[in-house]
RNA sequence: UUCUUAUCAAGAGAAGCCGAGGGUACUGGCCCGCAGACGCUUCAGCAACCAGCCGGACGGUCAGGUGCUAAAUCCAGCAGACGUUAAGUCUGGAAGAUGAGAA
Numbered sequence: 001u002u003c004u005u006a007u008c009a010a011g012a013g014a015a016g017c018c019g020a021g022g023g024u025a026c027u028g029g030c031c032c033g034c035a036g037a038c039g040c041u042u043c044a045g046c047a048a049c050c051a052g053c054c055g056g057a058c059g060g061u062c063a064g065g066u067g068c069u070a071a072a073u074c075c076a077g078c079a080g081a082c083g084u085u086a087a088g089u090c091u092g093g094a095a096g097a098u099g100a101g102a103a
Base pairs, nucleotide, nucleotide: 001103002102003101004100005099006098007097008096013043014042015041016040017039021032022031023030026077027076028075029074044069045068046067049065050064052061053060054059073095078092079091080090081089082088
């Protein structure tokens, strides 16, 4: 990097450094940000995918390997259903993120 598979409306922030953008990229919205965002570091926390332990199993436990700690993956984009060719709602897909496995 590619493929397979599971999950993605729950949960969890302080300090220090930095200094202008950031929320994956694009588009349209919306939001965060010099009252310092984003990012990095330290500490803390959340969750429980994998591993460990208990169990016949559902499951439980722990927190070792990851992951995560604004907003649903912030919302939409494609297809379909309902609806009045509306507003809007819902379902699926695509893309993405994370885990596990494989090449």
The RNA shown here (SAM riboswitch aptamer (S box leader)) has 103 nucleotides and comes from Domibacillus antri.
The coordinates come from a structure-prediction model, not an experiment, and the mean pLDDT is 85.